[in-house]
Molecule: c-di-GMP-I riboswitch aptamer
Organism: Methylococcaceae bacterium NSP1-2
RNA sequence: ACGUAUAAAAGCUAAAUCUAGCGUAAGUUAGGGACAGAAAGUCCAGAAUCCAAACUGCUUGGAAAGUCGGACUGCCGAA
Numbered sequence: 001a002c003g004u005a006u007a008a009a010a011g012c013u014a015a016a017u018c019u020a021g022c023g024u025a026a027g028u029u030a031g032g033g034a035c036a037g038a039a040a041g042u043c044c045a046g047a048a049u050c051c052a053a054a055c056u057g058c059u060u061g062g063a064a065a066g067u068c069g070g071a072c073u074g075c076c077g078a079a
Stems, first nucleotide, its partner, number of pairs: 012037002017032006035066001041072004046068002049063005
């Protein structure tokens, strides 16, 4: 010098849940809250999950993506 990489540091996100609104519902938006996260950043929606309607065989429409999976990008850098 390069590479890998944890601690530490600087930051970031925000579970359960509470309040108000929206939605038939799953759920979602805003504020509070902080379980947790090194990709819990972005995109996809393959599997699994949930809701509604129909059906008696399994389709259609929706939800979430902090369950798994795939792709792209990314902070620090003792030992």